Predicted 3D model of RNase P RNA and transfer RNA as a complex of 479 nucleotides. Rfam match: Bacterial RNase P class A. Rfam classes the family as a ribozyme. The coordinates come from a structure-prediction model, not an experiment, and the mean pLDDT is 78.
RNA backbone atom coordinates (compact mmCIF):
# COMPACT_ATOMS: atom_id res chain seq x y z
C1' N A 1 0.00 0.00 0.00
C1' N A 2 -5.16 -2.77 -1.96
C1' N A 3 -9.04 -5.35 -0.31
C1' N A 4 -12.43 -6.86 3.43
C1' N A 5 -15.37 -7.08 8.67
C1' N A 6 -17.56 -5.35 13.30
C1' N A 7 -18.27 -1.48 16.47
C1' N A 8 -19.34 3.64 17.88
C1' N A 9 -20.14 9.13 17.05
C1' N A 10 -21.93 13.47 14.56
C1' N A 11 -25.72 14.98 11.39
C1' N A 12 -23.45 21.57 8.83
C1' N A 13 -21.20 25.99 12.06
C1' N A 14 -21.00 31.08 13.49
C1' N A 15 -22.85 36.26 13.44
C1' N A 16 -26.90 39.92 12.58
C1' N A 17 -31.86 41.04 11.91
C1' N A 18 -37.32 40.09 11.32
C1' N A 19 -40.94 36.52 12.90
C1' N A 20 -43.26 32.03 15.67
C1' N A 21 -45.32 28.70 20.27
C1' N A 22 -43.99 28.07 25.62
C1' N A 23 -42.69 29.66 30.75
C1' N A 24 -41.05 33.83 34.06
C1' N A 25 -40.81 39.07 35.25
C1' N A 26 -41.37 44.23 34.76
C1' N A 27 -44.45 48.55 33.34
C1' N A 28 -48.95 50.45 31.28
C1' N A 29 -54.74 49.92 31.35
C1' N A 30 -60.43 52.06 29.21
C1' N A 31 -58.71 44.99 32.76
C1' N A 32 -60.57 43.58 26.42
C1' N A 33 -55.26 43.96 25.87
C1' N A 34 -50.89 46.44 24.69
C1' N A 35 -45.28 47.13 25.20
C1' N A 36 -40.72 45.72 26.86
C1' N A 37 -36.79 42.21 28.70
C1' N A 38 -34.76 36.95 29.86
C1' N A 39 -34.84 31.66 29.50
C1' N A 40 -36.77 27.83 26.11
C1' N A 41 -38.29 25.18 21.69
C1' N A 42 -37.75 17.97 16.44
C1' N A 43 -35.13 12.54 15.65
C1' N A 44 -31.97 8.90 14.77
C1' N A 45 -35.24 7.48 13.26
C1' N A 46 -39.89 11.91 15.41
C1' N A 47 -42.28 7.19 10.42
C1' N A 48 -44.57 2.32 9.50
C1' N A 49 -48.39 1.55 13.80
C1' N A 50 -45.61 -4.49 13.64
C1' N A 51 -44.51 -6.15 18.63
C1' N A 52 -44.39 -5.34 24.63
C1' N A 53 -46.07 -2.25 28.61
C1' N A 54 -47.42 2.01 31.78
C1' N A 55 -51.85 4.83 31.79
C1' N A 56 -57.74 5.35 32.03
C1' N A 57 -62.55 3.25 31.52
C1' N A 58 -65.17 -1.21 31.10
C1' N A 59 -67.80 -3.63 39.50
C1' N A 60 -63.65 -7.09 40.43
C1' N A 61 -60.19 -8.43 36.14
C1' N A 62 -62.87 -14.85 37.46
C1' N A 63 -63.56 -20.44 35.44
C1' N A 64 -63.53 -23.76 30.92
C1' N A 65 -64.19 -24.00 25.47
C1' N A 66 -62.76 -21.65 20.95
C1' N A 67 -58.87 -18.65 19.09
C1' N A 68 -54.75 -16.37 18.57
C1' N A 69 -49.34 -15.08 19.47
C1' N A 70 -44.60 -17.48 20.59
C1' N A 71 -41.06 -22.02 19.75
C1' N A 72 -32.71 -24.54 20.65
C1' N A 73 -30.62 -23.51 26.04
C1' N A 74 -29.15 -20.37 30.64
C1' N A 75 -29.54 -15.13 31.81
C1' N A 76 -31.65 -10.09 31.88
C1' N A 77 -35.97 -7.35 31.68
C1' N A 78 -42.31 -3.69 33.99
C1' N A 79 -42.82 -6.89 29.93
C1' N A 80 -41.85 -8.42 24.76
C1' N A 81 -41.69 -11.34 18.85
C1' N A 82 -36.69 -7.31 22.02
C1' N A 83 -31.70 -7.81 24.48
C1' N A 84 -26.55 -10.65 26.45
C1' N A 85 -23.95 -15.37 26.84
C1' N A 86 -23.98 -19.99 24.78
C1' N A 87 -25.11 -24.31 21.32
C1' N A 88 -26.45 -27.10 16.73
C1' N A 89 -26.69 -26.02 11.46
C1' N A 90 -25.18 -23.14 7.10
C1' N A 91 -21.81 -19.78 4.40
C1' N A 92 -16.63 -17.16 3.79
C1' N A 93 -9.50 -18.51 3.13
C1' N A 94 -9.91 -15.70 7.44
C1' N A 95 -11.80 -11.56 10.63
C1' N A 96 -16.98 -12.23 11.00
C1' N A 97 -21.90 -13.07 9.21
C1' N A 98 -27.32 -15.62 8.72
C1' N A 99 -30.84 -19.15 11.38
C1' N A 100 -39.79 -19.33 11.69
C1' N A 101 -34.49 -23.55 15.16
C1' N A 102 -39.78 -27.97 19.27
C1' N A 103 -42.08 -32.43 17.20
C1' N A 104 -42.31 -36.09 10.50
C1' N A 105 -41.41 -43.96 14.86
C1' N A 106 -49.16 -39.27 18.21
C1' N A 107 -52.39 -39.19 13.92
C1' N A 108 -54.46 -37.18 9.14
C1' N A 109 -53.29 -34.95 3.84
C1' N A 110 -50.32 -33.89 0.02
C1' N A 111 -45.84 -35.07 -3.24
C1' N A 112 -47.94 -32.00 -10.00
C1' N A 113 -45.27 -33.45 -15.17
C1' N A 114 -41.64 -37.36 -15.66
C1' N A 115 -40.83 -42.53 -13.83
C1' N A 116 -41.15 -49.39 -13.39
C1' N A 117 -41.84 -48.12 -9.15
C1' N A 118 -43.18 -41.93 -5.06
C1' N A 119 -43.34 -44.49 0.48
C1' N A 120 -47.21 -52.02 3.54
C1' N A 121 -41.55 -50.62 -2.41
C1' N A 122 -41.01 -51.76 -7.43
C1' N A 123 -38.37 -53.99 -12.18
C1' N A 124 -38.47 -49.82 -18.51
C1' N A 125 -33.53 -50.66 -20.77
C1' N A 126 -29.84 -53.77 -17.89
C1' N A 127 -26.76 -58.09 -15.48
C1' N A 128 -26.62 -63.23 -14.63
C1' N A 129 -28.56 -69.00 -14.53
C1' N A 130 -32.52 -72.54 -17.47
C1' N A 131 -34.67 -74.30 -21.64
C1' N A 132 -36.76 -73.91 -26.64
C1' N A 133 -31.84 -75.03 -29.59
C1' N A 134 -25.53 -77.20 -31.24
C1' N A 135 -24.52 -71.14 -31.73
C1' N A 136 -26.40 -65.97 -32.78
C1' N A 137 -31.10 -63.53 -32.88
C1' N A 138 -35.71 -63.93 -30.23
C1' N A 139 -39.10 -66.01 -26.88
C1' N A 140 -40.44 -68.63 -22.05
C1' N A 141 -39.62 -69.76 -16.77
C1' N A 142 -36.34 -67.85 -12.85
C1' N A 143 -32.73 -64.95 -9.85
C1' N A 144 -30.64 -59.77 -9.33
C1' N A 145 -31.16 -54.62 -7.71
C1' N A 146 -24.39 -53.08 -9.07
C1' N A 147 -24.92 -50.23 -13.79
C1' N A 148 -28.27 -46.69 -17.15
C1' N A 149 -32.58 -43.37 -17.56
C1' N A 150 -36.88 -40.30 -15.04
C1' N A 151 -37.07 -37.16 -11.08
C1' N A 152 -36.81 -31.65 -6.72
C1' N A 153 -36.47 -36.05 -4.39
C1' N A 154 -35.43 -43.26 -5.86
C1' N A 155 -34.86 -47.07 0.62
C1' N A 156 -26.69 -45.10 3.38
C1' N A 157 -21.27 -43.81 0.92
C1' N A 158 -16.36 -45.42 -0.23
C1' N A 159 -12.83 -50.10 -0.13
C1' N A 160 -12.24 -55.01 -0.11
C1' N A 161 -14.09 -60.22 0.42
C1' N A 162 -18.04 -62.98 -1.62
C1' N A 163 -21.32 -64.76 -6.29
C1' N A 164 -24.27 -67.73 -11.92
C1' N A 165 -24.74 -62.26 -11.80
C1' N A 166 -25.38 -59.54 -7.64
C1' N A 167 -27.22 -57.60 -2.75
C1' N A 168 -25.22 -54.75 4.44
C1' N A 169 -24.64 -61.03 2.31
C1' N A 170 -19.54 -60.31 5.28
C1' N A 171 -15.68 -57.27 6.92
C1' N A 172 -13.19 -51.68 7.79
C1' N A 173 -13.97 -46.68 7.92
C1' N A 174 -17.11 -42.89 7.53
C1' N A 175 -22.30 -41.66 8.26
C1' N A 176 -27.39 -43.35 10.96
C1' N A 177 -30.41 -45.01 14.86
C1' N A 178 -30.43 -46.49 20.53
C1' N A 179 -36.09 -45.86 26.64
C1' N A 180 -27.87 -48.40 27.10
C1' N A 181 -23.08 -46.93 30.24
C1' N A 182 -19.35 -43.44 31.85
C1' N A 183 -17.30 -38.54 31.80
C1' N A 184 -17.60 -32.62 31.01
C1' N A 185 -21.43 -28.77 31.38
C1' N A 186 -27.16 -25.25 34.78
C1' N A 187 -28.66 -26.57 30.16
C1' N A 188 -29.15 -26.92 24.68
C1' N A 189 -25.43 -30.07 23.72
C1' N A 190 -20.23 -32.24 23.41
C1' N A 191 -16.77 -36.22 23.81
C1' N A 192 -15.64 -41.69 24.43
C1' N A 193 -17.38 -46.93 24.73
C1' N A 194 -21.04 -50.29 23.83
C1' N A 195 -25.34 -52.09 21.03
C1' N A 196 -28.26 -52.03 15.93
C1' N A 197 -26.56 -53.94 9.21
C1' N A 198 -29.75 -49.93 8.55
C1' N A 199 -35.60 -51.11 10.51
C1' N A 200 -36.92 -44.64 10.54
C1' N A 201 -37.80 -39.81 2.26
C1' N A 202 -39.51 -34.51 2.36
C1' N A 203 -43.27 -30.91 3.41
C1' N A 204 -46.13 -28.50 9.90
C1' N A 205 -44.74 -20.19 6.84
C1' N A 206 -50.89 -28.07 5.47
C1' N A 207 -54.13 -29.57 9.60
C1' N A 208 -52.60 -30.78 13.74
C1' N A 209 -49.46 -32.66 18.59
C1' N A 210 -46.55 -30.31 23.11
C1' N A 211 -45.27 -26.39 26.10
C1' N A 212 -45.49 -21.15 27.35
C1' N A 213 -48.25 -16.76 27.31
C1' N A 214 -52.65 -13.79 26.01
C1' N A 215 -60.05 -10.34 28.92
C1' N A 216 -62.07 -5.88 25.78
C1' N A 217 -61.15 -1.25 24.21
C1' N A 218 -58.14 3.03 23.71
C1' N A 219 -55.57 9.93 25.42
C1' N A 220 -61.11 11.11 19.34
C1' N A 221 -59.34 6.81 26.08
C1' N A 222 -61.20 9.28 30.50
C1' N A 223 -62.96 12.79 34.49
C1' N A 224 -65.23 17.77 35.42
C1' N A 225 -67.24 23.15 34.29
C1' N A 226 -69.83 26.04 30.23
C1' N A 227 -73.06 27.01 26.55
C1' N A 228 -77.16 25.97 22.88
C1' N A 229 -81.54 22.20 20.96
C1' N A 230 -86.52 19.16 20.32
C1' N A 231 -84.92 15.75 26.91
C1' N A 232 -87.36 14.50 19.83
C1' N A 233 -89.06 10.65 16.11
C1' N A 234 -89.25 5.36 14.43
C1' N A 235 -88.04 0.46 14.46
C1' N A 236 -86.90 -3.78 17.54
C1' N A 237 -87.35 -5.83 22.23
C1' N A 238 -90.42 -7.40 25.07
C1' N A 239 -89.90 -10.60 30.82
C1' N A 240 -85.82 -9.97 30.64
C1' N A 241 -81.84 -7.02 29.32
C1' N A 242 -76.72 -4.91 29.61
C1' N A 243 -71.60 -5.36 31.30
C1' N A 244 -69.68 -9.52 27.93
C1' N A 245 -66.44 -9.18 23.91
C1' N A 246 -66.69 -16.10 19.40
C1' N A 247 -70.06 -19.44 23.25
C1' N A 248 -70.78 -21.41 27.84
C1' N A 249 -70.70 -20.92 33.62
C1' N A 250 -69.99 -17.33 37.47
C1' N A 251 -70.24 -12.25 39.35
C1' N A 252 -72.15 -7.75 39.22
C1' N A 253 -75.93 -3.53 37.58
C1' N A 254 -80.54 -2.05 35.30
C1' N A 255 -85.75 -3.82 34.49
C1' N A 256 -89.77 -7.31 36.35
C1' N A 257 -95.64 -2.26 35.32
C1' N A 258 -100.13 -3.04 33.70
C1' N A 259 -105.21 -3.70 30.16
C1' N A 260 -108.72 -6.69 28.09
C1' N A 261 -110.94 -11.17 26.78
C1' N A 262 -111.06 -16.32 26.94
C1' N A 263 -110.47 -20.79 29.78
C1' N A 264 -109.69 -24.09 34.23
C1' N A 265 -109.95 -24.51 39.67
C1' N A 266 -113.01 -29.93 45.96
C1' N A 267 -109.48 -21.46 46.45
C1' N A 268 -112.51 -18.33 49.22
C1' N A 269 -117.18 -15.05 50.52
C1' N A 270 -122.07 -13.84 49.61
C1' N A 271 -126.99 -15.65 47.37
C1' N A 272 -130.53 -18.69 44.94
C1' N A 273 -131.67 -23.58 43.53
C1' N A 274 -131.59 -28.47 44.45
C1' N A 275 -131.91 -32.81 48.30
C1' N A 276 -129.83 -37.39 43.78
C1' N A 277 -125.60 -39.56 45.55
C1' N A 278 -122.41 -41.37 50.47
C1' N A 279 -122.40 -41.35 56.06
C1' N A 280 -125.44 -43.07 60.02
C1' N A 281 -129.80 -46.01 61.74
C1' N A 282 -133.60 -52.02 62.76
C1' N A 283 -136.79 -47.71 60.47
C1' N A 284 -139.03 -42.75 60.25
C1' N A 285 -138.01 -38.21 60.65
C1' N A 286 -135.09 -34.05 62.38
C1' N A 287 -129.84 -31.72 62.69
C1' N A 288 -124.89 -31.22 60.92
C1' N A 289 -120.90 -31.93 57.88
C1' N A 290 -119.29 -32.93 52.65
C1' N A 291 -120.63 -32.54 47.76
C1' N A 292 -122.88 -30.54 42.89
C1' N A 293 -125.53 -26.15 39.81
C1' N A 294 -126.51 -21.08 38.79
C1' N A 295 -125.14 -16.17 40.15
C1' N A 296 -121.52 -11.58 41.39
C1' N A 297 -117.35 -10.36 44.14
C1' N A 298 -112.67 -11.67 44.37
C1' N A 299 -108.15 -14.80 44.37
C1' N A 300 -105.03 -18.37 41.54
C1' N A 301 -103.28 -21.01 36.93
C1' N A 302 -102.95 -21.00 31.29
C1' N A 303 -103.86 -18.94 26.54
C1' N A 304 -104.39 -14.98 23.16
C1' N A 305 -104.12 -9.99 22.23
C1' N A 306 -102.87 -4.71 23.45
C1' N A 307 -100.06 -0.97 26.03
C1' N A 308 -95.15 0.51 28.78
C1' N A 309 -90.00 -0.40 31.50
C1' N A 310 -84.69 -2.02 31.04
C1' N A 311 -81.42 -2.01 26.77
C1' N A 312 -80.38 -2.42 20.93
C1' N A 313 -80.30 0.19 15.85
C1' N A 314 -81.45 3.74 12.60
C1' N A 315 -83.17 8.90 11.99
C1' N A 316 -83.24 13.99 14.05
C1' N A 317 -81.78 18.69 17.08
C1' N A 318 -77.94 21.47 19.61
C1' N A 319 -72.32 22.94 20.09
C1' N A 320 -67.60 23.38 17.32
C1' N A 321 -65.63 26.74 24.13
C1' N A 322 -62.35 25.89 28.36
C1' N A 323 -59.49 22.79 32.67
C1' N A 324 -57.61 18.48 33.57
C1' N A 325 -55.19 13.70 31.67
C1' N A 326 -49.80 16.20 29.62
C1' N A 327 -45.14 15.26 30.37
C1' N A 328 -40.64 14.38 36.82
C1' N A 329 -39.80 9.46 33.76
C1' N A 330 -38.70 1.39 33.95
C1' N A 331 -35.64 10.26 32.98
C1' N A 332 -30.66 11.93 31.13
C1' N A 333 -25.11 12.16 32.46
C1' N A 334 -20.85 11.36 35.81
C1' N A 335 -18.17 7.60 38.72
C1' N A 336 -18.03 2.98 42.49
C1' N A 337 -19.09 -1.99 43.18
C1' N A 338 -21.35 -6.66 41.00
C1' N A 339 -21.61 -9.53 36.50
C1' N A 340 -18.18 -12.07 30.18
C1' N A 341 -22.05 -9.22 29.16
C1' N A 342 -27.15 -7.91 28.53
C1' N A 343 -28.33 -5.23 33.34
C1' N A 344 -28.78 -4.35 38.19
C1' N A 345 -27.89 -1.75 43.02
C1' N A 346 -25.41 2.61 45.43
C1' N A 347 -23.67 7.93 45.22
C1' N A 348 -23.34 12.71 43.07
C1' N A 349 -25.89 16.15 40.07
C1' N A 350 -29.47 17.99 35.86
C1' N A 351 -34.27 18.69 34.41
C1' N A 352 -34.51 19.06 28.45
C1' N A 353 -41.05 21.29 23.40
C1' N A 354 -46.12 20.24 25.54
C1' N A 355 -49.29 22.78 20.80
C1' N A 356 -54.19 21.97 20.10
C1' N A 357 -55.85 23.90 12.84
C1' N A 358 -51.06 22.72 15.42
C1' N A 359 -44.66 27.04 16.84
C1' N A 360 -39.47 25.14 15.90
C1' N A 361 -39.60 29.84 10.56
C1' N A 362 -37.16 33.86 6.51
C1' N A 363 -32.96 36.90 4.67
C1' N A 364 -28.20 38.94 4.69
C1' N A 365 -22.71 37.19 5.38
C1' N A 366 -18.18 34.57 6.47
C1' N A 367 -16.04 29.24 6.66
C1' N A 368 -16.25 24.15 5.92
C1' N A 369 -16.55 18.07 4.01
C1' N A 370 -21.36 22.20 0.28
C1' N A 371 -25.47 18.96 3.99
C1' N A 372 -29.47 13.30 3.17
C1' N A 373 -33.88 11.43 4.93
C1' N A 374 -37.09 13.62 7.13
C1' N A 375 -40.97 16.53 11.50
C1' N A 376 -43.14 15.94 18.25
C1' N A 377 -49.27 15.15 19.31
C1' N A 378 -50.63 10.66 25.93
C1' N A 379 -45.79 8.05 27.51
C1' N A 380 -42.24 4.82 27.52
C1' N A 381 -39.04 -0.52 26.02
C1' N A 382 -37.99 -2.56 21.08
C1' N A 383 -38.49 -4.06 15.77
C1' N A 384 -38.96 -2.75 11.09
C1' N A 385 -38.01 0.76 6.86
C1' N A 386 -35.93 5.06 4.58
C1' N A 387 -31.14 7.82 5.04
C1' N A 388 -26.08 12.19 1.30
C1' N A 389 -21.40 13.22 3.74
C1' N A 390 -17.61 13.06 7.07
C1' N A 391 -14.96 11.25 11.60
C1' N A 392 -12.81 7.79 15.16
C1' N A 393 -11.42 2.54 17.58
C1' N A 394 -10.65 -2.87 17.01
C1' N A 395 -9.96 -6.91 13.92
C1' N A 396 -9.00 -10.27 9.46
C1' N A 397 -6.45 -11.76 3.94
C1' N A 398 -2.76 -10.46 0.31
C1' N A 399 1.43 -7.23 -1.02
C1' N A 400 5.74 -4.29 -0.37
C1' N A 401 9.51 -2.67 2.88
C1' N A 402 12.38 -2.82 7.66
C1' N B 1 -53.80 10.93 16.98
C1' N B 2 -56.15 5.73 16.76
C1' N B 3 -58.49 1.84 14.62
C1' N B 4 -60.14 -1.55 9.95
C1' N B 5 -60.48 -3.65 4.96
C1' N B 6 -58.61 -3.79 -0.11
C1' N B 7 -54.87 -3.75 -4.33
C1' N B 8 -55.78 -9.65 -10.92
C1' N B 9 -56.70 -7.40 -18.62
C1' N B 10 -57.87 0.06 -20.58
C1' N B 11 -62.92 -0.54 -16.90
C1' N B 12 -66.10 -4.19 -13.22
C1' N B 13 -65.19 -8.45 -11.01
C1' N B 14 -64.52 -14.29 -10.13
C1' N B 15 -60.48 -17.61 -8.85
C1' N B 16 -59.37 -23.02 -2.54
C1' N B 17 -57.33 -28.81 0.38
C1' N B 18 -50.54 -24.33 -3.93
C1' N B 19 -50.15 -28.44 -9.50
C1' N B 20 -48.27 -27.81 -14.62
C1' N B 21 -50.67 -22.69 -19.74
C1' N B 22 -55.03 -17.34 -14.71
C1' N B 23 -60.70 -16.64 -16.97
C1' N B 24 -65.93 -14.01 -17.31
C1' N B 25 -68.37 -9.73 -18.89
C1' N B 26 -67.37 -4.81 -21.08
C1' N B 27 -64.00 -1.89 -24.03
C1' N B 28 -59.87 -2.45 -28.02
C1' N B 29 -58.06 -4.33 -33.05
C1' N B 30 -59.16 -7.31 -38.14
C1' N B 31 -62.48 -9.67 -41.24
C1' N B 32 -67.46 -10.68 -42.58
C1' N B 33 -73.06 -8.96 -43.25
C1' N B 34 -75.10 -3.29 -44.93
C1' N B 35 -75.51 0.82 -50.50
C1' N B 36 -73.24 3.12 -45.89
C1' N B 37 -73.34 3.67 -40.46
C1' N B 38 -75.38 0.67 -35.63
C1' N B 39 -76.45 -4.12 -34.69
C1' N B 40 -75.20 -8.97 -35.20
C1' N B 41 -71.75 -12.95 -36.18
C1' N B 42 -66.28 -15.10 -36.40
C1' N B 43 -61.56 -14.63 -35.04
C1' N B 44 -57.75 -11.74 -32.29
C1' N B 45 -54.07 -9.13 -29.01
C1' N B 46 -54.39 -6.87 -24.31
C1' N B 47 -51.69 -9.54 -17.32
C1' N B 48 -43.62 -9.13 -14.19
C1' N B 49 -51.56 -11.53 -10.66
C1' N B 50 -49.16 -3.80 -6.45
C1' N B 51 -43.71 -4.17 -5.32
C1' N B 52 -39.59 -6.67 -2.65
C1' N B 53 -37.78 -10.98 -0.20
C1' N B 54 -38.32 -16.16 2.20
C1' N B 55 -41.09 -21.28 3.01
C1' N B 56 -41.88 -25.35 -1.13
C1' N B 57 -39.61 -29.41 -5.86
C1' N B 58 -43.54 -26.06 -7.32
C1' N B 59 -46.79 -19.34 -5.49
C1' N B 60 -52.09 -15.02 -7.61
C1' N B 61 -52.97 -18.86 -3.35
C1' N B 62 -48.70 -19.58 2.51
C1' N B 63 -45.42 -16.18 5.82
C1' N B 64 -42.90 -11.13 6.21
C1' N B 65 -41.60 -6.18 5.19
C1' N B 66 -42.75 -1.99 1.89
C1' N B 67 -45.97 1.71 -1.44
C1' N B 68 -50.83 2.97 -2.86
C1' N B 69 -56.26 3.47 -2.55
C1' N B 70 -60.50 3.26 0.80
C1' N B 71 -64.14 3.69 5.20
C1' N B 72 -64.83 3.70 10.93
C1' N B 73 -63.93 6.94 15.53
C1' N B 74 -66.07 14.30 18.66
C1' N B 75 -68.92 16.44 22.61
C1' N B 76 -73.98 17.51 24.74
C1' N B 77 -79.16 16.19 25.67
RNA sequence: CGGGGGGAGGAGGUGAUCGCGGGCCGGUUGCGGCCGGCCUGAGGAAAGUCCGGACUCCACAGAGCAGGACGCUGGGUAACACCCAGGAGGGGCAACCCUACGGAAAGUGCCACAGAAAACAAACCGCCCGCCUGCCCGGCGGGCAAGGGUGAAACGGUGGGGUAAGAGCCCACCGCGGUUCCGGGUGACCGGACCGGCACGGCAAACCCCGUCCGGAGCAAUGCCAAAUAGGAGAGGGAGGCGUGGCUCGCGCCGCUUCGCCGGGUGUUUGUUGGAAGCCUGUUCAUCAUUUACAAAUCCCGGCGGAAAACUCUCGGGUAGGCAGCUUGAGACCGUUGGCAACAACGGCCCUAGAGGAAUGAUCACCCUCGACAGAAUCCGGCUUAUACCUCCCCCCGGUUU
RNA sequence: GGGCGGCUAGCUCAGUUGGUUAGAGUGCCUGCUCGACAUGCAGGAGGUCACAGGUUCGAUUCCCGUGCCGCCCACCA